[in-house]
RNA sequence: AGUGAAAAGCCAAACCAAUUGUGAAAUUGGGACGGAAAGUCACGGGUCUUAGUUGAGAUAGCCGGACUGCCAUUU
Numbered sequence: 001a002g003u004g005a006a007a008a009g010c011c012a013a014a015c016c017a018a019u020u021g022u023g024a025a026a027u028u029g030g031g032a033c034g035g036a037a038a039g040u041c042a043c044g045g046g047u048c049u050u051a052g053u054u055g056a057g058a059u060a061g062c063c064g065g066a067c068u069g070c071c072a073u074u075u
Base pairs, nucleotide, nucleotide: 001074002073003072004071010035011034015030016029017028018027019026020025033061039067040066041065043064044063045062046059047058048057049056050055
């Protein structure tokens, strides 16, 4: 520098319960559909919410981008 077959370790969708929020959703516990950045950042696009809608928000597990990192393997 390239690659991702496997998964020691890591994360945890749907669903269920509690709490917060108008809401999208979030947090915690249970739970595993999956993930090689499913780590971090709303910068561009997308989608979604809104009760003050030229505003304010949600989503990084929609895509791109930026930064950082583990394991295995090849050179």
A computed fold for a 75-nucleotide RNA from a Desulfobacterales bacterium, annotated as c-di-GMP-I-GGC riboswitch aptamer. Of the family's consensus pairs, 95% are formed in the model. Its mean pLDDT, the model's own confidence on a scale to 100, is 82.